[in-house]
RNA sequence: AAUCUUCAAGGGGAUGGGGUUCCCCAAAACCGCUCGCAAGAGCUGAUGACUCCUGCCGCUUA
Numbered sequence: 001a002a003u004c005u006u007c008a009a010g011g012g013g014a015u016g017g018g019g020u021u022c023c024c025c026a027a028a029a030c031c032g033c034u035c036g037c038a039a040g041a042g043c044u045g046a047u048g049a050c051u052c053c054u055g056c057c058g059c060u061u062a
Stems, first nucleotide, its partner, number of pairs: 010025004016053006032043004
């Protein structure tokens, strides 16, 4: 100087992605709600919060 390998440059907040911000966690944080003894039945939301995009639902116009 070159090449190869490994590790690190975090993770999470009920379904996708970007930005900002808050909180939580170090094998944990996290894994929605209602009724029901259970089995089971029913319901809301793509956000932790704000905002944009995508998807979904409803209405209106062309």